Record summary: The part of an RNA shown here (large-subunit ribosomal RNA, domain II) has 679 nucleotides and comes from Toxarium undulatum. RNAcentral holds the full RNA, with entries from ENA. Rfam family: Bacterial large subunit ribosomal RNA. The gene name in the source record is rnl. The source organism's lineage runs through Eukaryota, Stramenopiles, Ochrophyta, Bacillariophyta and Toxarium.

[in-house]
Context: one part of a larger RNA
Formats: sequence, C1' cells, structure tokens
RNA sequence: AUCAACAAGUUUAUUUUAGUAGCGAGCUUAAGCUGUAGGUAGUAUAGGCAAAAAUAAUUUAAGUUUUAAAAUGCAUUUUAGUUUCUAAAAUAAGACCCGAAACUAAGUGAUCUAACUAUGAACAGGCUGAAAUUAUAGCGGUAACGCUUAAUGAAGGGCUGAACCCGUAUAUGUGGCAAAAUAUUGGGACGAUUUGUAGUUAGGGGUGAAAGGCCAAUCAAACUUAGAGAUAGCUGGUUUUCUGCGAAAUCUAUUUUAGUAGAGUGUUUAAAAACUUUAUUUUGGGGUAGAGCACUUAUUAAACUUCGGGGGGCGUAAAGCUUUACUGAAUUUAGUAAAACUCCAAAUACAAAAUAAAAGACUUUAAACAAUCAAACUAUUGGUGCUAAGGUCAAUAGUUGAGAGGGAAACAGCCCAGAUUAUUUGUUAAGGCCCUUAAAAAUAAUUAAGUGAAAAAGAAAUUAAAGGACUGAAACAACCUGAAGGUAGGCUUAGAAGCAGCCACCCUUUAAAGAAAGCGUAACAGCUCACUAGUCUAGUUUUUUAAUCUCGAAAAUGUAUAGGGACUCAAAUUAUUUGCCGAAACAAUAAAUUUAAAAUAAUGGUAGCAGAACGUUCUGUAAAACAAAGAAGAUUUCUAGUAAUAUAAAUUGGAGUUAUCAGAAGUGAGAAUGUUGAU
Repeated sequence: AUCAACAAGUUUAUUUUAGUAGCGAGCUUAAGCUGUAGGUAGUAUAGGCAAAAAUAAUUUAAGUUUUAAAAUGCAUUUUAGUUUCUAAAAUAAGACCCGAAACUAAGUGAUCUAACUAUGAACAGGCUGAAAUUAUAGCGGUAACGCUUAAUGAAGGGCUGAACCCGUAUAUGUGGCAAAAUAUUGGGACGAUUUGUAGUUAGGGGUGAAAGGCCAAUCAAACUUAGAGAUAGCUGGUUUUCUGCGAAAUCUAUUUUAGUAGAGUGUUUAAAAACUUUAUUUUGGGGUAGAGCACUUAUUAAACUUCGGGGGGCGUAAAGCUUUACUGAAUUUAGUAAAACUCCAAAUACAAAAUAAAAGACUUUAAACAAUCAAACUAUUGGUGCUAAGGUCAAUAGUUGAGAGGGAAACAGCCCAGAUUAUUUGUUAAGGCCCUUAAAAAUAAUUAAGUGAAAAAGAAAUUAAAGGACUGAAACAACCUGAAGGUAGGCUUAGAAGCAGCCACCCUUUAAAGAAAGCGUAACAGCUCACUAGUCUAGUUUUUUAAUCUCGAAAAUGUAUAGGGACUCAAAUUAUUUGCCGAAACAAUAAAUUUAAAAUAAUGGUAGCAGAACGUUCUGUAAAACAAAGAAGAUUUCUAGUAAUAUAAAUUGGAGUUAUCAGAAGUGAGAAUGUUGAU
C1' cells in the first nucleotide's frame, strides 16, 4: 500500500412539547399480594396531577399581601384535565467514538548504571636514576657534619610502550555486523589505576570529582497495577436512498474574543390578518456634499491715527517733551483655510399618507427544533496607513461562501447567466468572427513605432484643420556691392575714438548706412550685423488646435506586460453600416415530483430543519409455504424502478430457506497517522 472482517447518538430515570388512544370535573395506580410454565390477569385506593389563590406564617379567600390607610405586587372574573403509548429535545449519569501531557494511592526494581562496604585478582619489555648508604679517596672542620670524586642504591599520581582501560579526529555504517558498531588515528598504562565475587543506599527518594548525569535500550521525578471510560471550550472520525425549504460569519454580555448565553437570520406546526415592490404626488424632520467667513480657531499683504511695550535724546532726579529701518493688540482695506467653524445649503436617503401599475406569495404572532458569533473579494463613501499593501476598521450594494454553465489563455469573489430529467432542435447574452478555434464583410481616414501588446516631467516628428504677416512694384534663402560725413558727440578717465561707465541719441550726403546689435584693441586699428543696389524666380514665414507616433524606458532560470503562430491600404487604431458564431439563459418536444385535483407555476444548494422510502439480523404470522425434479451462498447477465434496491435466468453449490402484515434492534463504512488478519 491493497483486500477482508470489526469499528461511533445508546440505555435508565425525571421533565417539557407534539401526536395517539381511554376516561372526563375528574384522571390514575406504585410497591406488595394471589393465580399462571411463562407472557400476563386480578387485587392493592397509599400517593400523584387537576379543579383557587395570596402570604414567611397565623390566617383570609375570588381575593390576598404590604400598611395607620393606600397605591404597587401576585391571582381571578367561565372550564379541561388526567393516564398509556410513539416521536423529538433537555437534565443527571462515561452519554456519539478514539486521543493527552499530567495527579493520587499501593507495590516492584541497584544482574544496567552511580557511590560506598567486605573479600580476592591483574599490570610484557625498555628508559631515567631522587633520597639514602659505603670509602683506609681528596678538601674543610675539634667533632657532628658539609662539599668533590668513586661505588652501591632504586624513589616517582616520572618517561616510552604491549596486555588491560578509555574513546581524540576522520571515514564507513544509518531498514547497520551493531537500537552506538567497524577501520585507521589517538589518551592513560604503579595509580585519585583496572577488575571478579558478595553486599548497602529506592522514587520528591537515592547516588552524583556536578553533565540535570545515572537509577535495567525509560529520567526536570523510574517501572507495574489501581482510582479510570481522569478531564480536554482542542484535532480527527461518525456507515443506505430520494423529496421540500434553506442560513450565518452581525449586535449585546462574558477571566470573554478557538467557547457560551439573549437578540438577528433558517426549518416545522398552528392561528391570524392582509402584505411587499415600482412610479407619481403630498407632508415631514435634518445640517452631509458644496459654498461662505456672520461666530470660533488659524492665516497673507498693506494702511491708519490713537495708544501700549522696548531703545535713543533733552531733563540733577521725577514728571514732562521729543524721536525711531524696533515690536504689537485693536480698527480699516484686499486675499485665504477648517473632522471636532457655519450667515447659508442641496441631490440622494429615511418616515408617513394618497393614487396608479405590473407582478410576487409573502407578512405577523405563538410553540418546538436548529445552525451561525474566525468571513473573502469587487464597486462606491470615509477613517487609519505612505490618498503603500492580496493591509486594516466602518457603511451601502453585488458576487463567492452554499452556484454549476459561457466569457476573461489558465483564474472562489470580475462580465453574462441561476443547472428537475431527456433531445445530433431553434434564438440570443457577455464575448468574439486570419490559423490554433465555432463565426465577416463593406465604406472613409490615421499609424511605420510590431505602436497596437505597461509609465511621468521634458524633448523632437508626422498628418489634418483654422487664422495672421510678406509676395510678380520680385517675397524667403543663396551669391555679390556698399555700409559714409559733422565726430574721437558731451562728461568721466592715465586712456574711453560706435562698443568700461553716466547723459543725450541730433544733423548731413544718400539706393542705404544705429552718436551702433556682436567679436576685438592698453587706447586706436581690424572683422561682422542692422540697412541697401544687383543676380535669380515662386511661394515664404508665423500662431493656435486636434489626432497619431519616437526618445525619455535598467533586474535577477528563458522570449516572459497580445496565450501561441503570425499580422502593416491590417488580422492595429478612429468613425459608420450590415451579417454571423456563441451558454445548462430563453424557446421547442417528451417525461417526473410538489402546490388537494385541473390550469398555471415551481423544482442549484453547505450548516441545518422537515417528510417519504430501501435494505440487514431476530420474533410472531409459520407444526403454514418452497426445497435432492436441488435451499442458502457465490459468479455472470437481462428486465423493472428517480434511487436505496427488486424479480428472473444460466453456471456453481449441496441443505436449508421464506411471502404477507406487524414487532424488536449489537441495523447499512471509503476515510478516524482507526483495530485485527492476509498478501
């Protein structure tokens, strides 16, 4: 992992509601006893509920209590209960099933391991050479003794290194040789050494050269049994079919936010009355959007006269006078802002009423039974955040949740549309019509960027439209000529001559030429420009608007921001027109169920509520029926039914099985890291 078997709302008591049957102002027996093989029948008249309540109670009584007396409170004013059975729910119990870590009690463990006690055992070889001793040696010393030398000696938690003990590093191993090993390499190896045997210490206790280590592969409190089915607001699981309806993820409270209770929303039954939506009209209240500055708060610029404060001057001081690039309230003028400003003020929304229309089957109350209290995204209005988030918190609506089908390549929440069943039927929606891929053409333009098919400030381009100015008396551009004189204008200045700076900016000659637009010089000089003659010959120049396009434009596996191919008078974009395709939508045909029937209508569905059925085992029916002319079971197939399932047949099998209608349950498995077995 597969297959098979087993595996989860039960039982008792009490209460409530609904149904059911009996009796009914009453209803009813419990234990016990008697009879019986037993089921059960009889008896038992205690007790219970109801018929009257109020009060703590005496007590009173359709009233009563409180009180001095009342209000208030509870009860009554016409009246049904009670007992059995069935179903559902609640409560108490293990209470639908499995699941802790833990807690308590009584016991069992030191053959592992920790420490200790008693008694035994083990440690190749090699090296080093302490103290000490000896000397009729040498030196010192009176001597003891010290030093030197020589000989002897054999100490050490000494050195090296086997057995033995340990386990440093690496590799292998990792369902291993092994629930800790193997190989190589290492540490100790006469000691706080290693080890055999026997014994002692026991669970909040031991032992510990201390790591929370070890106490039998178990240790921040061992193991075994019991309390015990501990408890679990937490996780997982909870077994046949069909039909009807169908939620919530909100409010309030909570040692409460993983729960629960009341409300809200669902279901079933009963009763009652009528209700909902849309449009128009009317009547309401309001202080949002906007707007505004009359209040409040904030704010920009300026004015003004008076005045307050600061500084200066005069004044011995004070008072007073005077002054100021100081400061500022108030006032005035002009201009602004506001969720916690309002002199103003909508649209919507909300409430009530009237009228009308078209639909729908709802609405309210009561009783019983729930589930829900973690929601998500989209659009809009706001708060918060960075006008960040697939962020977060509210409100209104939609969808998902609980919703399939078509579209958006794929894609719970977007667009279209709500699936009773069947059909090689038709029409459409969103969205599409070159190929992938069902279906397309036409007209007029734009785009050259593969823009389309991601983005700003800014810069450039194309097309179109509407203007302005100049122009055959010659424009615009190009080439070519001149661009002068008074004068070096006056001033300033070391100098200032068109061109550092200040003032002025005239006149003449001319086709034309500024008291000079730029470069340049120390100052002059010099080179251009404005302006102008000529050559040439047809449009030139400028402003605004619209559309399109380019650059701006850098990211991480690989094109990768049209799904791909590919597309350029398009298969892109703009405007217009007519077709077609396209869904479980709508329509058509046939059928089922529900609404008592018909007609019409309805029939997506999680949690959940309600209803109707199928099947399994056993009991009665049944000493009956079927069965060796072949029961049950197994395998296969046809047929019937919406389904759970059922009948029949064939093969196998070899002895039991069972209609019908009832009854009772150990009554239905695919899930629980389910349990057991097989493979």